[in-house]
Context: one part of a larger RNA
């Protein structure tokens, strides 16, 4: 100098408190573990693995295993020889690569009257050099990432000061979300971070008017005609600056008021110093270094990653009346997709759907009638009209194919479950809870993820404890 302390001091944070709502208990969904498998393909393990890579395993993906087959290769470049063949289309054999038999069959250039010769493309075969490896090392690395942690910190220069290691600066007082700012002193400046500049939202104004709007007029009524006033929509400006008042301070700031749509960083994002953890990643890529080379490369077909005594994590849906009903009636969104796509209205069908094809490369069609709230009815305290597992049957759809192993529909079947022990999570305002709806993946296949809106609380006395951090001081047999 660090680091440590069941040492001191200040401080902070959903860190405790205060509240809401969950997790453990029930069924399932999904991830691991461990068992078992011919294989159950690898990674990832406290916070920082465990609905995680994977934004989607039926075939493919796919690394795994069984079994058939290959060996200059599925892919690249080069040289040597040799052939003219290959797209394409039948046949046979096969589980299928893949074998083999027929149609079909090169092109340009030089020379020649043709045959044909020589050279070049371009594809076969052969040989060779190589090619390949999701084979190992993440403890040999690049990238790229997570953490601590968007925490307030980490260092430089010249100075000074110590013999030196080092130290001041960066400490003291205040003050701030903040090493942010005053201020005082051996400092004085400076750099990376902090904040500002980037985006979205919230208030206003100009500009602009389609496909967006409608104060006027026409029309039953779809809609037209006029028109940008409003609304919205996308460009450009304003606008919050502790700018002004009082109070308190030396100042830095606090406090509290006015005006304002917005007040003290407005609200959200994006943004992530030094560095830590030999943190994750050779299975995104890259790549040294070692291994394989008729295999640990490569192709196919079939199975598995989906198995199932039981543990763990995350979630869904539920135990119900603030509730339920495939009873009815009736409103209100936002963000976002659509051409090998989205699909209307009509008609079939109880229903998943099917048929139709209108219209749309999209403020113009479509997806697409938001749910919850609202009104009326009905149920009455029960394992029930709660609740939906499981299982039977019969269909839809996608796909060459849903047995292993899809998803959805109709009718039956109605399982456990009465609010969950110790323990334990998130969350402070349009937040929590609750409601639905969009998209990426994608043929099909979300109870996940990622976003949008709709409705919408409770609570904070405080910093005595826990937890983790941040500075100053101490001690100290560690380094």
């Nucleotide at each position: 100098u660090g680091a440590c302390g069941g040492g001191g001091g200040u401080c902070c944070g959903c860190a405790c408190a205060a509240g809401c709502g969950g997790u453990g208990g029930a069924a399932c969904a999904u991830g691991u573990g461990g068992u078992u498998u011919a294989a159950u393909u690898c990674g990832a393990c406290a916070c920082u693995a465990c609905g995680c890579g994977a934004g989607g395993a039926a075939c493919c993906u796919u690394a795994c295993c069984u079994g058939g087959g290959u060996u200059u290769g599925a892919c690249a470049u080069g040289u040597a020889a040799u052939c003219g063949c290959u797209a394409c289309u039948g046949g046979u054999a096969g589980a299928a690569a893949u074998a083999u038999u027929g149609g079909g069959u090169u092109u340009c250039g030089u020379a020649g009257c043709a045959a044909u010769a020589c050279g070049a493309a371009c594809g076969g075969u052969u040989a060779c050099a190589c090619a390949g490896g999701u084979g190992c090392u993440g403890c040999a690395u690049g990238g790229c990432u997570g953490u601590c942690g968007u925490c307030a910190g980490c260092u430089c220069g010249u100075g000074u000061c110590g013999u030196g290691a080092g130290a001041c600066g960066u400490c003291g007082g205040g003050u701030u979300a903040a090493g942010u700012c005053c201020u005082u002193g051996a400092a004085c400046g400076a750099g990376c971070g902090c904040a500002a500049c980037c985006c979205u939202u919230g208030c206003c104004g100009u500009u602009a008017g389609u496909u967006g709007c409608u104060a006027g007029c026409c029309g039953u009524a779809a809609g037209g005609c006029a028109g940008c006033a409003c609304u919205c929509u996308a460009g450009c400006g304003g606008g919050a600056c502790u700018g002004c008042c009082u109070u308190g301070g030396a100042a830095a700031c606090a406090a509290g008021g006015a005006g304002g749509a917005a007040g003290g960083u407005g609200g959200g994002g994006a943004u992530g110093a030094c560095g830590u953890c030999a943190a994750g990643u050779c299975c995104u890529c890259a790549u040294g270094g070692c291994c394989c080379u008729u295999a640990u490369g490569c192709c196919c077909a079939g199975g598995g990653c989906u198995a199932c005594a039981c543990a763990c994590g995350u979630g869904u849906u539920a135990c119900a009346a603030u509730g339920g009903u495939g009873g009815g009636g009736a409103a209100c969104a936002g963000a976002g997709g659509g051409a090998a796509g989205c699909a209307g209205a009509g008609c079939c069908g109880c229903g998943a759907g099917g048929u139709g094809a209108a219209g749309c490369a999209a403020a113009u069609c479509c997806c697409a009638g938001a749910a919850a709230a609202c009104c009326c009815a009905u149920c009455u305290a029960a394992g029930u009209u709660c609740g939906g597992a499981u299982u039977g049957u019969a269909g839809u759809c996608u796909g060459c194919a849903a047995c292993u192993c899809g998803a959805c529909u109709a009718c039956a079947u109605g399982a456990a479950g009465c609010u969950g022990a110790a323990a334990u999570c998130g969350c402070u305002a349009g937040u929590a809870a609750u409601c639905g709806c969009a998209u990426a993946u994608c043929a099909g296949a979300a109870c996940g993820a990622u976003g949008c809106g709709g409705u919408g609380a409770a609570u904070a006395c405080g910093u005595u404890c826990u937890c983790g951090g941040a500075c100053c001081u101490u001690g100290u047999a560690c380094a």
Model confidence (mean pLDDT): 82 of 100. Predicted 3D model of a 479-nucleotide part of an RNA (small-subunit ribosomal RNA, 3' major domain) from a metagenome. The full RNA is in RNAcentral, with records from SILVA.